Source information:
The prediction has a mean pLDDT of 80. Transfer RNA from Centruroides sculpturatus, 74 nucleotides, folded computationally. It matches the Rfam family "tRNA". The family's RNA type in Rfam is transfer RNA. The RNAcentral record of the sequence draws on Ensembl Metazoa. Taxonomically the source falls in Centruroides (Eukaryota, Protostomia, Ecdysozoa, Buthoidea).
RNA sequence: GCGCCCGUAGCUCAAUUGGAUAGAGUGCUUGGUUACGGCCCAAGAGGUUGAGGGUUCAAGUCCUUCUGGGCGCG
Numbered sequence: 001g002c003g004c005c006c007g008u009a010g011c012u013c014a015a016u017u018g019g020a021u022a023g024a025g026u027g028c029u030u031g032g033u034u035a036c037g038g039c040c041c042a043a044g045a046g047g048u049u050g051a052g053g054g055u056u057c058a059a060g061u062c063c064u065u066c067u068g069g070g071c072g073c074g
Base pairs, nucleotide, nucleotide: 001073002072003071004070005069006068007067010026011025012024013023019057028044029043030042031041032040050066051065052064053063054062
C1' cells in the first nucleotide's frame, strides 16, 4: 500500500429481512436481610449505537468519507 472483519451502558455481549420505548449479564447507587460485611432479595441510575454526511415514511442495521482496533496478502 491492497483486501476482509469489528467498534452498541464502566466491562462482556444481544438486538430476526430496516419497523413499536435499544435490552441482558456483571459492575455501580439506594433499600431490605445481617452483630458488621459478603451471599441473597427488591428498586434505581447509567447510551448523541466510534465521528460526519447520504438513502428511506422509518437506520444500531443500507451507502459513503474519516477514525480506532484485529487478521491476511505484498